[in-house]
This is a predicted complex of two RNAs, RNase P RNA and transfer RNA, with 417 nucleotides together.

RNA sequence: AGAUAGCUGGGCGGCCGCUAUUCCGACUUGUCGGGGUAGAGGAAAGUCCGAGCUCCACCGGGAAGGAUGCCCGCUAACAGCGGGGCGGGGUGACCCGACGGAAAGUGCCACAGAAACAUACCGCCUGCUCAGGUAGGUAAGGGUGAAAUGGCGAGUUAAGAGCUCACCGCUCUGGUGGUGACAUCAGAGGCAGGGCAAACCCCAUCCGGUGCAAGGCCUAAUAGGGGGAAUAUGGGUCCCGGACCAUCCCCGGGUUGGCCGCAUGAUCCCGAUGGCAACAUCGGGGCUAGAUAGAUGGUCGCCGUCCCGAUUCGUCGGGAUACAGAACUCGGCUUACAGGCCGUCU
RNA sequence: GCGAGAUAGCUCAGGCGGUCAGAGCGUCGGAUUCAUAACCCGGAGGUCGAGAGUUCGAGUCUCUCUCUCGC
Numbered sequence: 001a002g003a004u005a006g007c008u009g010g011g012c013g014g015c016c017g018c019u020a021u022u023c024c025g026a027c028u029u030g031u032c033g034g035g036g037u038a039g040a041g042g043a044a045a046g047u048c049c050g051a052g053c054u055c056c057a058c059c060g061g062g063a064a065g066g067a068u069g070c071c072c073g074c075u076a077a078c079a080g081c082g083g084g085g086c087g088g089g090g091u092g093a094c095c096c097g098a099c100g101g102a103a104a105g106u107g108c109c110a111c112a113g114a115a116a117c118a119u120a121c122c123g124c125c126u127g128c129u130c131a132g133g134u135a136g137g138u139a140a141g142g143g144u145g146a147a148a149u150g151g152c153g154a155g156u157u158a159a160g161a162g163c164u165c166a167c168c169g170c171u172c173u174g175g176u177g178g179u180g181a182c183a184u185c186a187g188a189g190g191c192a193g194g195g196c197a198a199a200c201c202c203c204a205u206c207c208g209g210u211g212c213a214a215g216g217c218c219u220a221a222u223a224g225g226g227g228g229a230a231u232a233u234g235g236g237u238c239c240c241g242g243a244c245c246a247u248c249c250c251c252g253g254g255u256u257g258g259c260c261g262c263a264u265g266a267u268c269c270c271g272a273u274g275g276c277a278a279c280a281u282c283g284g285g286g287c288u289a290g291a292u293a294g295a296u297g298g299u300c301g302c303c304g305u306c307c308c309g310a311u312u313c314g315u316c317g318g319g320a321u322a323c324a325g326a327a328c329u330c331g332g333c334u335u336a337c338a339g340g341c342c343g344u345c346u
Numbered sequence: 347g348c349g350a351g352a353u354a355g356c357u358c359a360g361g362c363g364g365u366c367a368g369a370g371c372g373u374c375g376g377a378u379u380c381a382u383a384a385c386c387c388g389g390a391g392g393u394c395g396a397g398a399g400u401u402c403g404a405g406u407c408u409c410u411c412u413c414u415c416g417c
Stems, first nucleotide, its partner, number of pairs: 001346004006341003010303007018039010041323001045334002048332005053211001055209002058242005065207005070084005085099001086097004100202002105200002107196003121142002123138006150168002153165003169191001170189008215260004225251005235245002267286008304321007347417006355371004364402001373389004395411005
């Protein structure tokens, strides 16, 4: 000067004031008073993923739609995490990858350029011609462009060209190492002219829908009111099959109050063992908000940290103190963050 | 919890990506008119909300963020 990983993000005391729970007392039995205990986050945010849980009656097959996409592991699962492989960036530590298939098919490659599912503008060579030019050959060189008949070197050739040879690339076959992605070695072949699949698509794997405003219970009141279809038809999950249920559909009316769900969890901490790690197993210990217009605040004093100024170097004065509040729960991803502590590596 | 939108000063188009950026109103100038308006002609005016990525190329495709609106 960089790379990478982790922790913290105000503290103490007094007074007054909140929410939950528990104990005691009083009493009008749900209020009051007193004591104890507990009381917002690493992101509580975004709502981008996955689940637990709930209801739809549930089993199999399928369609539609969607997601993922190198390999091996972890996990309840995941588009997550760990470790590898290959490719790219960087001097390096490290970082990034949307990473199956272009020989199943279809499609696009504007402009420029001769030509972008194929080709000859310039050039080179040969013949004719006074010259200009013309006929044939060529695709190595130049130009155009993001990309131009695989690349580089040599030989052959009229001049060239995988035309030939060696090396590299590509395809196929086999050996060795590895669970595997792959790596490496050997042989054969002159070789399907490029790119794009965050183009349509093909292949493999997976996915039912719904969401705590889910779903239940109670109280009270109103109009069990009106209309239609049906007697095993029809309806109930997109289709089919099985199997089960029992009337179904539409209009209209009443309540909008209370209670449950509501926090013991794929949970947290410590230790041991195994593993590169993610993590797993075993042992011990702990309980850590549950509100419902939505609780943890106000004030005083001292201190901590940072910034600025002064300084007699003892300190003094002033200012500031990040991002930001649970509302079913959990595992991730992404985004925001003043300041402080700290490990390893180049 | 769910669904949309952002393009010129304003209101809006923009297809399965071609190096373009449009229309109307407004604005500036000219012409016309006694003067103004109307009509006609010409012009100016754009980080396509922001950033990253794919691609030769992104207003358009993908991801993240910001803001606005609706259920």
Annotation
It holds a member of the Rfam family "Bacterial RNase P class A". Rfam describes the family as follows. Ribonuclease P (RNase P) is a ubiquitous endoribonuclease, found in archaea, bacteria and eukarya as well as chloroplasts and mitochondria.